[in-house]
RNA sequence: AAGGUACAGCAGGUGAUUGCUGACAAAAGUCAGAGGAAAGUCCGGGCUGCAAUGAGACAAAAUUCCAUCUAACUGAUGGCCGAGGUAACUCGAGGGCAAGUGCAACAGAAAGUAAACCGCCGAUUGGAUUUCCAUUCGGUAAGGGUGAAAGGGUGAGGUAAGAGCUCACCGGUACGUUGUGUAAACUUCGUAGCCAGGUAAACCCAAUUUGCAGCAAAAAGUGCGUGGUAUAAGUCUCAUGAAUUGGCACUUUGCUUAAAGUCUUUUGUAAAAAAGAACUUAGAUAAAUAAUCACCCAAUGACAAAACCCGGCUUAUCGCUGUACCUCACUA
Numbered sequence: 001a002a003g004g005u006a007c008a009g010c011a012g013g014u015g016a017u018u019g020c021u022g023a024c025a026a027a028a029g030u031c032a033g034a035g036g037a038a039a040g041u042c043c044g045g046g047c048u049g050c051a052a053u054g055a056g057a058c059a060a061a062a063u064u065c066c067a068u069c070u071a072a073c074u075g076a077u078g079g080c081c082g083a084g085g086u087a088a089c090u091c092g093a094g095g096g097c098a099a100g101u102g103c104a105a106c107a108g109a110a111a112g113u114a115a116a117c118c119g120c121c122g123a124u125u126g127g128a129u130u131u132c133c134a135u136u137c138g139g140u141a142a143g144g145g146u147g148a149a150a151g152g153g154u155g156a157g158g159u160a161a162g163a164g165c166u167c168a169c170c171g172g173u174a175c176g177u178u179g180u181g182u183a184a185a186c187u188u189c190g191u192a193g194c195c196a197g198g199u200a201a202a203c204c205c206a207a208u209u210u211g212c213a214g215c216a217a218a219a220a221g222u223g224c225g226u227g228g229u230a231u232a233a234g235u236c237u238c239a240u241g242a243a244u245u246g247g248c249a250c251u252u253u254g255c256u257u258a259a260a261g262u263c264u265u266u267u268g269u270a271a272a273a274a275a276g277a278a279c280u281u282a283g284a285u286a287a288a289u290a291a292u293c294a295c296c297c298a299a300u301g302a303c304a305a306a307a308c309c310c311g312g313c314u315u316a317u318c319g320c321u322g323u324a325c326c327u328c329a330c331u332a
Stems, first nucleotide, its partner, number of pairs: 002327009012296007020033005035303001039314002042312005047214004052240007060210005065079005080094001081092004095205002100203002102199002117144002119140005125134003152170006171195002173192004179186002218253007228244002260280002262277006
């Protein structure tokens, strides 16, 4: 220099004029005013209300390696194992197939406790007559073929021919065991010929967990009306108990201080936690948060527009800047 990997930041600024909404103010005026995703409504909660309570069984749904963080999560962080990549790194819906039931086209004899197509060996009968050929019966799974995958692998002995049949070594499995680690796990050694394919975001099994509805929730007031018992809160069984006020219209509340953000210090590998500072903060209701001009800038030319609030995830997207790491060429 080139090519990559991971992470982070920015979303305009200054000035003038005019306009809208909110707060404060007697008024004049002052201050503030839509995003990194506000989107999706996929998770989790805060908050509000309801189910009369408790226990058990069944059903349904969710989660699934270890530890930590958090209000919580199917989220985040860091590890372990596996796969990919030269690497930096990336991905994982990561328990169980010896509980059971399924599935695997074609090829192949046969696709799971599943097999004899070619072949090898022995015997009988017939032919030929050195060998050998054919039929029938028996033995075989070492050799060959098919396939993504075919009854652990290499070697030796043994056998009529072969086979863990026996042995040595290796691998797997089961039971124990040394060391390291909080753990997942890695690792050392021993015994046993025990040798049990793949697939569970296939049905299923195991362990753990699980009320429902949602700000159009709900509360108050006024008026109408004089109706009843509610959309919801799985089903069944047992036990113990006992009531209650619905509907429509309008107004007000809910409504924005939040488990909040920013900065500093300390702890931690990190996510994050604790303490301090006084720096910050939209609340509309048919829907405000804007328009014009000038200059600066990498940036308004992209994706795009608050409606109870917050923490995540996912999706869309223009351009610029910065940091660290990997591979590799050249030069010193």
Molecule: Bacterial RNase P class A
Organism: Campylobacterales bacterium